Model confidence (mean pLDDT): 76 of 100. The RNA shown here (FMN riboswitch aptamer (RFN element)) has 125 nucleotides and comes from Dellaglioa algida. Rfam family: FMN riboswitch aptamer (RFN element). Rfam links the family to the GO term FMN binding. The sequence is in RNAcentral, with records from Rfam and Ribocentre.
RNA sequence: GUUCGUCUUCAGGGGCAGGGUGAAAUUCCCGACCGGCGGUGAUAGUCCGCGACCUACAUUACAUAUGUGGCUGGACUGGUGAAAUUCCAGUAUCGACAGUUAAAGUCUGGAUAAAGAAGAUAGGG
Numbered sequence: 001g002u003u004c005g006u007c008u009u010c011a012g013g014g015g016c017a018g019g020g021u022g023a024a025a026u027u028c029c030c031g032a033c034c035g036g037c038g039g040u041g042a043u044a045g046u047c048c049g050c051g052a053c054c055u056a057c058a059u060u061a062c063a064u065a066u067g068u069g070g071c072u073g074g075a076c077u078g079g080u081g082a083a084a085u086u087c088c089a090g091u092a093u094c095g096a097c098a099g100u101u102a103a104a105g106u107c108u109g110g111a112u113a114a115a116g117a118a119g120a121u122a123g124g125g
Base pairs, nucleotide, nucleotide: 002125003124004123005121006120007119008118009117010116018030019029020028032106033105034095035094036050037049038048039047045093046092054070055069056068057067058066059065075091076090077089078088079087097109098108099107
């Protein structure tokens, strides 16, 4: 110095203004707004990968938890440049589950979570 282990801290987000209909909607309609983590010749919701939700199997103390899988939405055109599906311009598009006087990316909830970031530490290789 590196790798494995242990521990601590952080992260765990953001967002319907204004208006219409209605008995009732931040859920419908017009319109508005938002964008987790790592990567990348250069900054990404929509390029690659990961995570959250759901799910199969195995282990199990049969609660849960852990591990290995499955499932997992959406972008093009032009410009600049050595380099950008990431920047600039234009026009598009996507958003789990449960709940609700009425259908939710934005309200409430599981969620004191995960990915991940930073640091400390003694021991083994």